[in-house]
């Protein structure tokens, strides 16, 4: 330099154009316990990498850029 993949909650990830953006773990609260852990119930947490474009409507499609990973030279 060229090619491909990935970027969504603190972490690991799902979400193939429309009902509110979700799960597990972590965090917080409560129950239970002499206490802790475990278990159970609940709560909070997101400008979906950035900027544009397409569309009535975009996390999802298209482009550029950035970052990470892999391959080729």
């Nucleotide at each position: 330099g060229c090619c491909a993949g990935c970027u969504u909650a603190g972490c690991u990830c799902a979400g193939a154009g429309g009902c509110c953006a979700g799960a597990g773990c972590a965090g917080c609260u409560c129950u239970c316990u002499u206490g802790u852990a475990a278990a159970g119930a609940g709560c909070g947490g997101g400008u979906c990498g950035u900027c544009g474009g397409u569309u009535c409507g975009a996390a999802u499609c298209c482009g550029a850029c950035a970052g990470c990973u892999g391959g080729c030279u």
Molecule: transfer RNA
Organism: Candidatus Nealsonbacteria bacterium